The RNA shown here (c-di-GMP-I riboswitch aptamer) has 88 nucleotides and comes from a soil metagenome. RNAcentral holds the sequence, with entries from MGnify. Its Rfam family is "c-di-GMP-I riboswitch aptamer". Rfam links the family to the GO term cyclic-di-GMP binding.
RNA sequence: GAUAAAGGCAAAGCCGGUGAAAGCCGGUGACGCAAAGCCAUGGGUCUACCGUCAGGAAACAGCUGACCACGACCGCCAGGCCGCCGAA
Numbered sequence: 001g002a003u004a005a006a007g008g009c010a011a012a013g014c015c016g017g018u019g020a021a022a023g024c025c026g027g028u029g030a031c032g033c034a035a036a037g038c039c040a041u042g043g044g045u046c047u048a049c050c051g052u053c054a055g056g057a058a059a060c061a062g063c064u065g066a067c068c069a070c071g072a073c074c075g076c077c078a079g080g081c082c083g084c085c086g087a088a
Stems, first nucleotide, its partner, number of pairs: 001085001008033002013028006031075001037081003041078003044073003051067005
C1' cells in the first nucleotide's frame, strides 16, 4: 500500500506495586499508531539520591538555592537493526 481482510500495540484517567525523583511494571481503559517492534548512537526533553558551590550557622547536622547523569523518555526528531498480512 485497497473506504478490504487477518493479526497487533495502547495515550490520558483510575487501582496496585516499585523508585529519592523523572519514570518503570501489572491490571483496567482506548486517545491514537503501518513499525506506537528493538537500540539512548546524535540532537532534544524530564528528573537530581549522591556530589560540588553558595546562603545560613561558632561548628556539625538539618534547611534553602544554583549546577551536575552516572538515572530516565524511542507515543519528540534524526540514524541504525529486524519484521507480520495483502488485491489490482